[in-house]
RNA sequence: GGAGGAGUGGCAGAGCGGUUGAAUGCAACGGUCUUGAAAACCGUCGAAGGGGAAACUCUUCCGUGAGUUCGAAUCUCACCUCCUCCG
Numbered sequence: 001g002g003a004g005g006a007g008u009g010g011c012a013g014a015g016c017g018g019u020u021g022a023a024u025g026c027a028a029c030g031g032u033c034u035u036g037a038a039a040a041c042c043g044u045c046g047a048a049g050g051g052g053a054a055a056c057u058c059u060u061c062c063g064u065g066a067g068u069u070c071g072a073a074u075c076u077c078a079c080c081u082c083c084u085c086c087g
Base pairs, nucleotide, nucleotide: 001086002085003084004083005082006081007080010026011025012024018070028044029043030042031041032040046061047060048059049058050057051056063079064078065077066076067075
């Protein structure tokens, strides 16, 4: 230099045009149980910004930027990072 694959909440990882901030597992937090813990069970749980006294609510975000479409995590293009192969 060329080709292919991958990038999604703290971590892993499904989703491959239509109620999807998004399954599931782990982790974390609260509780039940226990003398105490572990295990088990129940519940909660992404981030940033705005509004609000609070409860709560709104907007945006699927590596970054742009495009296609009524509609994009999903399709296209460029770039970034990682992995594999070729030279």